[in-house]
Background
A computed fold for an 89-nucleotide RNA from Anaerolineales bacterium UBA5797, annotated as c-di-GMP-I riboswitch aptamer. The sequence was found by an Rfam model in a public genome assembly. NCBI's taxonomy places the organism under Bacteria, Bacillati, Chloroflexota, Anaerolineae, Anaerolineales.
RNA sequence: AUCCGAUAAAGGCAAACCCGGUGAAAACCGGCGACGCAAAGCUAUGGGUCUACCGCCGCGAACGCGGCAACGACUGCCAGGCCGCCGAA
Numbered sequence: 001a002u003c004c005g006a007u008a009a010a011g012g013c014a015a016a017c018c019c020g021g022u023g024a025a026a027a028c029c030g031g032c033g034a035c036g037c038a039a040a041g042c043u044a045u046g047g048g049u050c051u052a053c054c055g056c057c058g059c060g061a062a063c064g065c066g067g068c069a070a071c072g073a074c075u076g077c078c079a080g081g082c083c084g085c086c087g088a089a
Stems, first nucleotide, its partner, number of pairs: 004087002012037002018031005035076001041082003045079003048074003055068005
C1' cells in the first nucleotide's frame, strides 16, 4: 500500500411511525425517532424501480375514463466512477 473487516477505539449516518413544509405525484426538506449501515460519503454513467403535471393516442355530448411516455425522482436495489476514518485476525 492492496485485499479484508472485530462484541476494538474514536467519531459518523439514520429506516419505519408521527408532526410541520414543498410538490400533480413519485419523492424531497426540517423536527422527532433508531430499523439498520464500513462507505447508508459524493456522483443518475449503465441496468433496475417508482411517479405521470404537461404532452400524445383511444373512448366519450361533456364532466371524465383508459393507455403510452421522463423531461420528474430513488445511490438505504445492483454495478461503474471519485473521495475517505480506524486497524484485531